[in-house]
The prediction has a mean pLDDT of 83. Predicted 3D model of a 111-nucleotide RNA (SAM riboswitch aptamer (S box leader)) from Bacillus andreraoultii. It matches the Rfam family "SAM riboswitch aptamer (S box leader)". Gene Ontology term of the family: regulation of gene expression. The organism belongs to Bacillus, within Bacteria. Of the family's consensus pairs, 97% are formed in the model. The RNAcentral record of the sequence draws on MGnify.
């Protein structure tokens, strides 16, 4: 760096720890001494993973279903917190609402 899948579900009055913190710019709007950020414990989800049943198939591979939670990861305010691009429809015409979609991210798998 590329390609696929997700990204409105869920998840703790715990210990340390002290001011920062929600990904980047910008604008907004929030979160926090009733205690950020980080770590450890907890905990949640079911990508990889394990089983089982159905289908397919020469056979390995595949694919749908369900149940699991060892391990490999990830994740635990707000939709990725919202907006920024293009496009649609509304309209009481504005720093408007709303829908799709692109970008950008983040997270597993593979390359």
């Nucleotide at each position: 760096u590329c390609u696929u899948a997700u990204c409105g579900c869920g998840a703790g009055a715990g210990g340390u720890g002290g001011a920062g913190g929600g990904a980047c710019u910008a604008g907004g709007c929030c979160c926090g001494a009733u205690g950020a950020a980080a770590c450890c414990c907890g905990g949640c989800a079911a990508c990889c993973u394990u089983c089982a049943a159905a289908c397919a198939a020469c056979a390995u591979a595949g694919u749908u279903u369900g149940a699991a939670a060892a391990g490999g990861u990830g994740c635990c305010a707000a939709u990725u917190c919202c907006u920024a691009c293009a496009g649609g429809u509304c309209c009481g015409u504005a720093u408007g609402a709303u829908c799709u979609g692109a970008g950008a991210g983040a997270u597993a798998a593979g390359a």